[in-house]
Context: one part of a larger RNA
Molecule: large-subunit ribosomal RNA, domain IV
Organism: metagenome
RNA sequence: UCGUGGUGAAGGAACUCGGCAAAAUACCCCCGUAACUUCGGGAUAAGGGGGACCUGAUGUGUGAGCCGGCUUGCCCCGUGAAGCACUGAGGGUCGCAGAGACCAGGCCCAAGCGACUGUUUACUAAAAACACAGGUCCGUGCUAAGUCGAAAGACGAUGUAUACGGACUGACUCCUGCCCGGUGCUGGAAGGUUAAGGGGAAGUGUCAGCGCAAGCGAAGCACCGAACUUAAGCCCCAGUAAACGGCGGUGGUAACUAUAACCAUCCUAAGGUAGCGAAAUUCCUUGUCGGGUAAGUUCCGACCUGCACGAAUGGAGUAACGAUUUGGGCGCUGUCUCCACCACGAACUCG
Repeated sequence: UCGUGGUGAAGGAACUCGGCAAAAUACCCCCGUAACUUCGGGAUAAGGGGGACCUGAUGUGUGAGCCGGCUUGCCCCGUGAAGCACUGAGGGUCGCAGAGACCAGGCCCAAGCGACUGUUUACUAAAAACACAGGUCCGUGCUAAGUCGAAAGACGAUGUAUACGGACUGACUCCUGCCCGGUGCUGGAAGGUUAAGGGGAAGUGUCAGCGCAAGCGAAGCACCGAACUUAAGCCCCAGUAAACGGCGGUGGUAACUAUAACCAUCCUAAGGUAGCGAAAUUCCUUGUCGGGUAAGUUCCGACCUGCACGAAUGGAGUAACGAUUUGGGCGCUGUCUCCACCACGAACUCG
């Protein structure tokens, strides 16, 4: 000097990003216990008192015996000695201290997130992430859909729509607005477009024949191939948002001012409803006001000017729960003011 323990005057979080670490609380009995609440909880809430040993009144249980009853039973009722067990007023004894060591909850208030128990990055993340019961939509009629597999076959399921598969949301309560123009999906089939195939007009080559020649040129064999015919799809017409998604601008206006219920206009598929809002979302921003502090970029309550909340990519609440996050308080303390000493161990120095 370091490590692991121990103790500490006065103060008591002044430490620090932050009470990290430590201290404190702790068991049993009795009293007592709030808001809120889904009436179950919250709750060991909180907050108090007692606790050893000796003696021991009282009370309770058990209980032989006795009394009474009849339905005469291994019956029932009453009373109840001794002993034992529990209870334990009161009295006494000792210590600084009686749950004497070990063991053994700190508590409260407010807010965010997630309902909850659970699951997870084996070896830096345990969470607000995942899951969840519940909700909704879509598919599937059984040789089911779906999945694995060139296939046979298997799972689904020895199940049968109260079933199975997929997607989203995520207890519960109150709710879940408008838009189908785009993309997707579902349905429709009149018209347009559209492949191979079918079809075979016209044309070309070749060659009999004809012609003085130029040339014309049947059949056949080949090449090329128009019209016409022809499905799904696409175009088209509808539906569908708990499908993917989206949910405006400008100008003016009220008898102080300010503001604009109101009006006009442009654009759109429709212009954000309820609720919430400087929020896990607010840039400006330490917004403004209030609370808490002597002093508060955090926190809580409001306001609304929402850069850039918003309704199952769910919205807003919510008791209980959480090794969760944030702020405050009580208790407690060497975290600190400010360090000191002790024990053990290590390093170092000297011998």